[in-house]
RNA sequence: CUUUGCUCAGAGCAAACCCAUCGAAAGAUGGGGGCGCAGCGCAACGGGGCUAACUUCCGAAUCAGAGAUUCGGGACAUGCUCGCCGAGCCGCCAGA
Repeated sequence: CUUUGCUCAGAGCAAACCCAUCGAAAGAUGGGGGCGCAGCGCAACGGGGCUAACUUCCGAAUCAGAGAUUCGGGACAUGCUCGCCGAGCCGCCAGA
């Protein structure tokens, strides 16, 4: 340097669930917890997945009208997910 994670060492992270906080939600953060993880380290660039506040469309109701408001439904990411995959960056130990 390449490759592998069979073996060694010291560690590390933390799913579900519960509590608190934030958020419209998805979800995030902190504490407990521990299913798992050899990149389950970083990072939303591409695809996938989740959500739908805003916006917009449809319907209904209310208001004297213009139109507005409320409720229900559809679409939509600018929100989120790297513990779904790919690409990128950085790194520990050991074997060959």
The RNA shown here (c-di-GMP-I riboswitch aptamer) has 96 nucleotides and comes from a Nitrospirota bacterium. Model confidence (mean pLDDT): 86 of 100. It was read from a public genome assembly, where an Rfam model found it. NCBI's taxonomy places the organism under Bacteria, Pseudomonadati, Nitrospirota.